Predicted 3D model of a 136-nucleotide RNA (FMN riboswitch aptamer (RFN element)) from Siminovitchia fortis. Its Rfam family is "FMN riboswitch aptamer (RFN element)". The family has 146 seed sequences and 6,230 matches in Rfam 15.1. The model forms 97% of the base pairs in the Rfam consensus. Its mean pLDDT, the model's own confidence on a scale to 100, is 76. The RNAcentral record of the sequence draws on Rfam.
[in-house]
RNA sequence: AUUCAUCUUCGGGGCGUGGUGAAAUUCCCGACCGGCGGUAAUGAGACGACAGGUCUCUGAGCCCGCGAGCCUGGUAAAGGCAGGAUUUGGUGCAAUUCCAAAGCCGACAGUAUAGUCUGGAUGGGAGAAGAUGAAG
Numbered sequence: 001a002u003u004c005a006u007c008u009u010c011g012g013g014g015c016g017u018g019g020u021g022a023a024a025u026u027c028c029c030g031a032c033c034g035g036c037g038g039u040a041a042u043g044a045g046a047c048g049a050c051a052g053g054u055c056u057c058u059g060a061g062c063c064c065g066c067g068a069g070c071c072u073g074g075u076a077a078a079g080g081c082a083g084g085a086u087u088u089g090g091u092g093c094a095a096u097u098c099c100a101a102a103g104c105c106g107a108c109a110g111u112a113u114a115g116u117c118u119g120g121a122u123g124g125g126a127g128a129a130g131a132u133g134a135a136g
Stems, first nucleotide, its partner, number of pairs: 002135009015030002018028002031116002033106002035066004043057005061104002069081004086102005108119003
């Protein structure tokens, strides 16, 4: 280094003095936002025997997987259900990840129909970092 156990900390962003209306941050118009792990040709940095070599960080909302909700269960283990979306062109051996353009999507409950308001939630959480102990 790796594996296991325990503990600690961290762990989600975004609307308007527009229009209609009795009423809408919900419709229309315009604007804005993008969790976690993987993949990855980008970018940055360090090392270096100078080999386009090694290492670190970064890098997809719509590719793969996961999380938030609900149900069964004993507030467990475990299982089940619900819930979304991308194309075209360019470069290239290789890209649904890069570059350019045009699109699209967004749990549940409430309320004039909600990704952005309020609420469950001072919650939970995919996971991330660190500490301690054990194995080897």